[in-house]
Context: one part of a larger RNA
RNA sequence: CUGGGCGUAAAGGGUGCGUAGGCUGUUCUGCAAGUCAGCGGUGAAAGCCCGGGGCUCAACCCCGGAAAUGCCGUUGAUACUGCGGGGCUGGAAUACGGAUGCCGUGGGAGGAAUGAGUAGUGUAGCGGUGAAAUGCAUAGAUAUUACUCAGAACACCGAUUGCGAAGGCAUCUCACGAAUCCGUUAUUGACGCUGAGGCACGAAAGCGUGGGGAUCAAACAGGAUUAGAUACCCUGGUAGUCCACGCAGUAAACGAUGAUAACUAACCGUCGGCGAUACACAGUCGGUGGCCAAGCGAAAGCGAUAAGUUAUCCACCUGGGGAGUACGUUCGCAAGAAUGAAACUC
Numbered sequence: 001c002u003g004g005g006c007g008u009a010a011a012g013g014g015u016g017c018g019u020a021g022g023c024u025g026u027u028c029u030g031c032a033a034g035u036c037a038g039c040g041g042u043g044a045a046a047g048c049c050c051g052g053g054g055c056u057c058a059a060c061c062c063c064g065g066a067a068a069u070g071c072c073g074u075u076g077a078u079a080c081u082g083c084g085g086g087g088c089u090g091g092a093a094u095a096c097g098g099a100u101g102c103c104g105u106g107g108g109a110g111g112a113a114u115g116a117g118u119a120g121u122g123u124a125g126c127g128g129u130g131a132a133a134u135g136c137a138u139a140g141a142u143a144u145u146a147c148u149c150a151g152a153a154c155a156c157c158g159a160u161u162g163c164g165a166a167g168g169c170a171u172c173u174c175a176c177g178a179a180u181c182c183g184u185u186a187u188u189g190a191c192g193c194u195g196a197g198g199c200a201c202g203a204a205a206g207c208g209u210g211g212g213g214a215u216c217a218a219a220c221a222g223g224a225u226u227a228g229a230u231a232c233c234c235u236g237g238u239a240g241u242c243c244a245c246g247c248a249g250u251a252a253a254c255g256a257u258g259a260u261a262a263c264u265a266a267c268c269g270u271c272g273g274c275g276a277u278a279c280a281c282a283g284u285c286g287g288u289g290g291c292c293a294a295g296c297g298a299a300a301g302c303g304a305u306a307a308g309u310u311a312u313c314c315a316c317c318u319g320g321g322g323a324g325u326a327c328g329u330u331c332g333c334a335a336g337a338a339u340g341a342a343a344c345u346c
Base pairs, nucleotide, nucleotide: 004317005316008299012314014201015200016199017198021194022193023192025088026087027086028085029084030083031082033081034080035077036076037075038074039073040072041071042070049065050064051063052062053061054060091191092188093187094186095185096183097182098181099180100179103177104176105175106174107173108172109171110154114150115149116148117147118146119145120144121143125136126135162169163168206247207246208245209244210243211242216240220236221235222234223233258313259312260311261310262309263308267290268289269288270287271286272285273284274283295302296301319346320345321344328339329338330337331336
């Protein structure tokens, strides 16, 4: 390379948009590049293969044939692919009407809790643990009442719920923006799918500058525990946790399951539409769950939201360790990220 694979054995890119490329509904028509057929030319000789012959045989040599699956030209064929043209509406999209949601960004508002301040009541403890101690407290703590301030997070509702491409998203409210679904006709008429590079987004921790700092809390300190205890437990506590702007670009970024389309028994829920003109329903469309037929699977399991049956496109795998290391390169302020070996060894 071919082949075989990729939920858990090695292997799905963190996610989206999209360039090149690959692939692409239905019908009519033209061309004939691919494709197919006929004919012609060429495809040197030697060799290989077949037949025959010459050296006593053979090797070797000679003659004839076949082959040379290719290329070029020419004449045709037109199913498929392609190219050009004309239609179609089922794919795709738009408009209109309605609906839904923790979807995003920015502003405003709220109560509980926590901590702090001031004042009052009040007195000897509080706190913490397996038990303690460090710690706090007669300079009046803890508890309790009133007022004030600060920052962060939003109990109940809450769910097998919902939304988002993923990361993720939850108090209330306003503005703006986006998404999805349903309905009906109407419109465009293949405008589609995928997507190497590329661009954008991307939890937490981390970095830069400036704010903020209540809580919690790496580091650190002390108290315990212990043979020791650089831990688990306790008392404190700084970065950080929060905001703005910029960087970083990684996660068990997981459904460990790429995207799109079609097809293949049922049953039980649930969410949003339509059904609808208040409600409710059969049914139906779109999500989201359970259990399973066939089938698949090494098995456990998956099973219309497939890991079943197919098609197109992309990514990736090829024994374990060495190693996601070294070197080089690119990116980064750094931390590091990306790309990514070999020797050796089993």